Predicted 3D model of RNase P RNA and transfer RNA as a complex of 430 nucleotides. Rfam match: Bacterial RNase P class A. Rfam classes the family as a ribozyme. Rfam links the family to the GO terms tRNA processing, dimeric ribonuclease P complex and ribonuclease P activity. About the family: Ribonuclease P (RNase P) is a ubiquitous endoribonuclease, found in archaea, bacteria and eukarya as well as chloroplasts and mitochondria. Model confidence (mean pLDDT): 75 of 100.
RNA sequence: CGAGUAAGACGGAUAAUCGCGCGCCGUAAGGCGUGAGGAAAGUCCGAGCUCCGCAGGGCACGGUGUCGGGUAACCCCCGAUGAGGGCGACCUUAAGGAAAGUGCAACAGAAAUAAACCCCUUGUAAUUUUAUAAUUAUAAGGAAGGGUGGAAAGGUGGGGUAAGAGCCCACCGCGCGGUCGGAGACGGUCGUGGCACAUGUAAACCCCACUUGGAGCAAGGGAGAAAGCGCAAGAGGUGACCCGCCUCGCUUUCGUAGCACCGCUAGAGCCGCCGCGGCGACGGGCGGUCCAGAUAGAUGAUUAUCUAGUGCAAUUUUGCACGGUACAGAACUCGGCUUAUAGUCUUGCUCGUGAC
RNA sequence: GGGUCUUUAGCUCAGUUGGUUAGAGCAUCCGGCUCAUAACCGGACGGUCCCCGGUUCGAGUCCGUGAAGACCCA
Numbered sequence: 001c002g003a004g005u006a007a008g009a010c011g012g013a014u015a016a017u018c019g020c021g022c023g024c025c026g027u028a029a030g031g032c033g034u035g036a037g038g039a040a041a042g043u044c045c046g047a048g049c050u051c052c053g054c055a056g057g058g059c060a061c062g063g064u065g066u067c068g069g070g071u072a073a074c075c076c077c078c079g080a081u082g083a084g085g086g087c088g089a090c091c092u093u094a095a096g097g098a099a100a101g102u103g104c105a106a107c108a109g110a111a112a113u114a115a116a117c118c119c120c121u122u123g124u125a126a127u128u129u130u131a132u133a134a135u136u137a138u139a140a141g142g143a144a145g146g147g148u149g150g151a152a153a154g155g156u157g158g159g160g161u162a163a164g165a166g167c168c169c170a171c172c173g174c175g176c177g178g179u180c181g182g183a184g185a186c187g188g189u190c191g192u193g194g195c196a197c198a199u200g201u202a203a204a205c206c207c208c209a210c211u212u213g214g215a216g217c218a219a220g221g222g223a224g225a226a227a228g229c230g231c232a233a234g235a236g237g238u239g240a241c242c243c244g245c246c247u248c249g250c251u252u253u254c255g256u257a258g259c260a261c262c263g264c265u266a267g268a269g270c271c272g273c274c275g276c277g278g279c280g281a282c283g284g285g286c287g288g289u290c291c292a293g294a295u296a297g298a299u300g301a302u303u304a305u306c307u308a309g310u311g312c313a314a315u316u317u318u319g320c321a322c323g324g325u326a327c328a329g330a331a332c333u334c335g336g337c338u339u340a341u342a343g344u345c346u347u348g349c350u351c352g353u354g355a356c
Numbered sequence: 357g358g359g360u361c362u363u364u365a366g367c368u369c370a371g372u373u374g375g376u377u378a379g380a381g382c383a384u385c386c387g388g389c390u391c392a393u394a395a396c397c398g399g400a401c402g403g404u405c406c407c408c409g410g411u412u413c414g415a416g417u418c419c420g421u422g423a424a425g426a427c428c429c430a
Base pairs, nucleotide, nucleotide: 001352002351003350004349005348006347007346008345009344010343012306013305014304015303016302017301018300020035021034022033023032024031025030037327041338042337044336045335046334047333048332049216050215051214052213056243057242058241062211063210064209065208066080067079068078069077070076081095082093083092084091085090096207097206101205102204103201104200105199117146118145119142120141121140122139123138124137125136126135127134128133154172155171156170157169158168159167173195174193175192176191177190178189179188180187181186220262221261224254225253226252227251228250229249234248235247236246237245238244269289270288271287272286273285274284276283277282309322310321311320312319313318357429358428359427360426361425362424363423366382367381368380369379375413384400385399386398387397388396406422408420409419410418
């Protein structure tokens, strides 16, 4: 310098004027203070909080699924293991069980969980032939080769054989057992089985282990009256379902509320620091600080200066002109994930090339 | 703000346990019938199965992210 990989930050600043929401002060006029995001989004997970009488037992056509840890909790995060990809830095991974059982495997192919279509070899018979050879028929042996397929009965090499085959051997794979290391997933090593009913699929049913009550701030609170019908049979509530538990109801009419108030914003809060613990997620300690609360929904506009940047001229300097553009916008609140995002900047590492 | 559901041809809808080529009606086009039009008869055309990724030999179908649309709420 080129190519790449991983991580992070910013995403205009200051001032003035006008305007809007909220809070405080003021009799009022008005004054002072404060006012969007990294995703406020999607609502995909997990919680707080509220109500359903309690949220109790069971259970699934629910959820999760390598191991260990973090956390209030998690389908989140961190570290490790296995598998896969990359020369490498590094990246991806819904990753329990297919020898408990069931289902499915289209088309192609002789055959799809089960094998003789072509083929190889031997015997017998016939025919042809100079012929040990060929062809046909038949009785057997063979999964080595061909072909089909995503998948064809462990793989490669050698020996062996009539031809072949784990039939035998070496290495690799797989199963079983021991031993060593590790907290564990798992890894190393030794022995053993020649590999059989043992293919794939569980984001098919299912099995195993763990786990789960429902609804959501339009939750919920504040917050009715009268008439008629019914009288323990049942109905209703919670709920996917069962048990258990609880309550007593149904219909009509009138009126109110839902446009006011509480919930509502100080919270697993935010910022900074550490001779702190930990590989890390995270935890601990100290100090500082208050940082939007609307209810048709405020957070905007203009001007000036600066500035990221862009264009032109010019040898860098510099001059002139333009000049804020992405995604998006709180609505009970947090922790994650995912998705969108113009432009700019920083750092670590890898590979290649050149120079010293 | 919160919850539920849907997306397949121009329109309205099927698609059963994942399987060979995704169908039906209407519409459009062509031909027939008719003096002509409609109706009717025959035929044809027409598909990013909303997008992207994954599981699988194989995905409209199974799983996940996203997009668009519809409905409901004290």